Predicted 3D model of a 72-nucleotide RNA (transfer RNA) from Monodelphis domestica.
Lineage of the source: Eukaryota > Opisthokonta > Tetrapoda > Didelphimorphia > Monodelphis.
Rfam family: tRNA. The family's RNA type in Rfam is transfer RNA. Rfam's curators write: Transfer RNA (tRNA) molecules are approximately 80 nucleotides in length.
It is recorded under the gene name tRNA-Ala-TGC-5-1.
The coordinates come from a structure-prediction model, not an experiment, and the mean pLDDT is 83.
RNA sequence: GGGGAUAUAGCUCAAUGGUAGAGCGCACGCUUUGCAUGUGUGAGGCUCCGGGUUCGAUCCCCGGUAUCUCCA
Numbered sequence: 001g002g003g004g005a006u007a008u009a010g011c012u013c014a015a016u017g018g019u020a021g022a023g024c025g026c027a028c029g030c031u032u033u034g035c036a037u038g039u040g041u042g043a044g045g046c047u048c049c050g051g052g053u054u055c056g057a058u059c060c061c062c063g064g065u066a067u068c069u070c071c072a
Stems, first nucleotide, its partner, number of pairs: 001071007010024004018055001026042005048064005
């Protein structure tokens, strides 16, 4: 320098165009003398950044940034 992949909740990951979910973690309730376990509820993200297409974009297109990987 060139090719490919990834970027979404605190962490690990889903979501193939219709105002984003799960597991773990966190807070609270029930259970216990108390803790753990179990169970229920809740908080928490306008999806890496900037444009474009579309009635509508996490998703499609363009550019950029960061990380991983391959080639030289």